[in-house]
Annotation
Predicted 3D model of an 86-nucleotide RNA (SAH (S-adenosyl-L-homocysteine) riboswitch aptamer) from a Burkholderiales bacterium. Of the family's consensus pairs, 100% are formed in the model. Taxonomically the source falls in Burkholderiales (Bacteria, Pseudomonadati, Pseudomonadota, Betaproteobacteria). The sequence was found by an Rfam model in a public genome assembly.
RNA sequence: AGCCCCGAGGAGCGUUGCAACCCGGCACUGCCGGGCCAGGCUCGGGGCCGGGCAGUUCGCCCGUCAUGUAACCGCGCUCGUUGAAC
Numbered sequence: 001a002g003c004c005c006c007g008a009g010g011a012g013c014g015u016u017g018c019a020a021c022c023c024g025g026c027a028c029u030g031c032c033g034g035g036c037c038a039g040g041c042u043c044g045g046g047g048c049c050g051g052g053c054a055g056u057u058c059g060c061c062c063g064u065c066a067u068g069u070a071a072c073c074g075c076g077c078u079c080g081u082u083g084a085a086c
Base pairs, nucleotide, nucleotide: 002048003047004046005045006044007043008042009041010079011078012077013076014075015074018040021035022034023033024032025031026030039072049063050062051061052060053059
């Protein structure tokens, strides 16, 4: 770096629907139809993984440390919080 799990990014309702996923079909590495669908993004913790040590075990250590702060999330509506104006 990549993949996976968990958490956080104030709360809720309605709506459209791309990707992914599921189902069916076809002239089948793709296309069509239906379903579902607006945390899929960012940050943090952990695992997979990698390195070292010991040793055959459910092993140990490391993959940085400290402080401050998040930025975002189609459309419409409601609430909360903060500031301003009246």